[in-house]
Context: one part of a larger RNA
RNA sequence: CGCAAGAAUGUUGACGGGCUCUCCCUCCAGUACGAGAGGACCGAGGGGGCCGCACCGCUGGUGUUCCUGUUGUCCCGCCAGGGGCAUGGCAGGGUAGCUACGUACGGAACGGAUAACCGCUGAAAGCAAAUAAGCGGGAAGCCUCCCCGAAGAUUAACAUUCUAUGUUAGAGUCGUGGAAGAUUACCACGUUGAUAGAACAGGUGUGCAAGCAUAGUAACAUGUUUUAGCUUACUGGUACUAAUUCUCAAAA
Numbered sequence: 001c002g003c004a005a006g007a008a009u010g011u012u013g014a015c016g017g018g019c020u021c022u023c024c025c026u027c028c029a030g031u032a033c034g035a036g037a038g039g040a041c042c043g044a045g046g047g048g049g050c051c052g053c054a055c056c057g058c059u060g061g062u063g064u065u066c067c068u069g070u071u072g073u074c075c076c077g078c079c080a081g082g083g084g085c086a087u088g089g090c091a092g093g094g095u096a097g098c099u100a101c102g103u104a105c106g107g108a109a110c111g112g113a114u115a116a117c118c119g120c121u122g123a124a125a126g127c128a129a130a131u132a133a134g135c136g137g138g139a140a141g142c143c144u145c146c147c148c149g150a151a152g153a154u155u156a157a158c159a160u161u162c163u164a165u166g167u168u169a170g171a172g173u174c175g176u177g178g179a180a181g182a183u184u185a186c187c188a189c190g191u192u193g194a195u196a197g198a199a200c201a202g203g204u205g206u207g208c209a210a211g212c213a214u215a216g217u218a219a220c221a222u223g224u225u226u227u228a229g230c231u232u233a234c235u236g237g238u239a240c241u242a243a244u245u246c247u248c249a250a251a252a
Base pairs, nucleotide, nucleotide: 001152005163006162007161008160009159010158011157015149016148017147018146021049022048023047024046025045026044027043033038050107051106052105054103055102059100060099061098062097066093067092068091069090070089071086072085073084074083075082076081111143112142117137118136119135120134170248171247172246174190175189176188177187178186195242196241197240198238200236201235202234205230206229211224212223213222214221
């Protein structure tokens, strides 16, 4: 821009893409078959590998924004308590998120038309022959089925609802943000408000703070306050802070 009024929401599916794998065990059954040795078809059940998709409740990883221990050195006047630097100084753990080594699921069955192949009926051609007319069976392959995209499918689809009070239906800009994201887009919210921050409460993690007292020259230990203190991305409520404004916009 188009889809001949302008919009919002929800669908249909022409067409396109994806998937399509494989092994082992048990039963049937030591049956059919076979002199024996050996040893099935058909069918039923179970367990793996590989690939794919999703997720983070579990098990783990990461987690330079959380906690703790600790070495050297410099600083906060000193003690105590802290801070900077040294690969996050080193080390032990770890929330959210992201993840696999974790978990769940799928690659199933049915159906249709067929290939090779196997048939029924049956002439031409008094016979024979699955074929000439006609009718069946038959594959991991084809078309469906399953998943994803999809009306620029210009053949531009369908349904419902809204708009004749023009600062209107609606859309955008801007702002607060996001399990969305390079930007854009998408999604939530904008005072008729819980969108983000803040503080509060909780959760989670760490592991028992500082201070004081006691013993010891001291490192340090013990006790008490104390199962403390601190706590990022998590949860909840609470308007304290910031979401002020503005623009475009149709008439069958």
Large-subunit ribosomal RNA, domain VI from Candidatus Hodgkinia cicadicola, 252 nucleotides, folded computationally. The organism belongs to Candidatus Hodgkinia, within Bacteria.